FMN riboswitch aptamer (RFN element) from an Actinomycetota bacterium, 164 nucleotides, folded computationally.
It was read from a public genome assembly, where an Rfam model found it.
[in-house]
RNA sequence: AUGCGUGUUCCGGGGUCGGUGAAACUCCGAGCCGGCGGUUAAAGUCCGCGACCCGGCCACAGCGCUCAGUGGUGCCGUCACGAACGGGACCACGAAAGCGUCGGCCGGUUGACCUGGUGAAAUUCCAGGACCGACGGUGAAAGUCCGGAUGGGAGGAAGCACGC
Numbered sequence: 001a002u003g004c005g006u007g008u009u010c011c012g013g014g015g016u017c018g019g020u021g022a023a024a025c026u027c028c029g030a031g032c033c034g035g036c037g038g039u040u041a042a043a044g045u046c047c048g049c050g051a052c053c054c055g056g057c058c059a060c061a062g063c064g065c066u067c068a069g070u071g072g073u074g075c076c077g078u079c080a081c082g083a084a085c086g087g088g089a090c091c092a093c094g095a096a097a098g099c100g101u102c103g104g105c106c107g108g109u110u111g112a113c114c115u116g117g118u119g120a121a122a123u124u125c126c127a128g129g130a131c132c133g134a135c136g137g138u139g140a141a142a143g144u145c146c147g148g149a150u151g152g153g154a155g156g157a158a159g160c161a162c163g164c
Stems, first nucleotide, its partner, number of pairs: 003162001005160002008157003016030004031144002033133002035049004044131002053108006062101005069093005075087004113129005135147003
């Protein structure tokens, strides 16, 4: 220096103000925020990735729900009054099967930028003016509140070990 293995660890921001109104952090005005890798010079807006969402395939141990049934407790009704018969309720266990969740892979979908300047080179720096922001919820419509999420994750960091 390179290859491979293995665990550890890190890994998403906006803590507003005013107005209208019965009610809005959701509308109006003004703010505030910007994951990861790449890119001859630094990116929310270029290229790609992740997550969310959709579909397919594989897997399907575990968990949750449904469910045949078993046991317990107790209630109601019938009666020939026998711990008899019938019907529900609650609790526990619950085979097989089904559904869902979780895992892997593949595919699809997935928002937004211009001008000028400097320079060898910048849609990345400087100046100016713009634009974008999933899904569900919420007496009123959400990038900013609540939630899935103490989740996931593209990736980053420092090691250890093996081999060469």